[in-house]
RNA sequence: UAACCGAAAAGGCAAUCCCCUCAGGGGGAGACGCAAAGCCAGGAGUUCUGAAACAGUACCGUCCGGCUGCCGAA
Numbered sequence: 001u002a003a004c005c006g007a008a009a010a011g012g013c014a015a016u017c018c019c020c021u022c023a024g025g026g027g028g029a030g031a032c033g034c035a036a037a038g039c040c041a042g043g044a045g046u047u048c049u050g051a052a053a054c055a056g057u058a059c060c061g062u063c064c065g066g067c068u069g070c071c072g073a074a
Stems, first nucleotide, its partner, number of pairs: 006071001012034002018028004032061001038067003042064003045059002048056002
């Protein structure tokens, strides 16, 4: 220095519920949790619609995969 890894510190994201507004959505409060809970719908899975379909939609935090990123203990 790099990789693996995940202590500490500095930060980041923000579930359920509640309030306001609202077509979608947005704002406030809040803190279950997340080392990528950052990005990509590429694959699978699940959800909704559909008689069905190898169809369409959703998953802010189901998993796999890819890309990128903060810190630097063991």
Molecule: c-di-GMP-I riboswitch aptamer
Organism: Acidobacteriota bacterium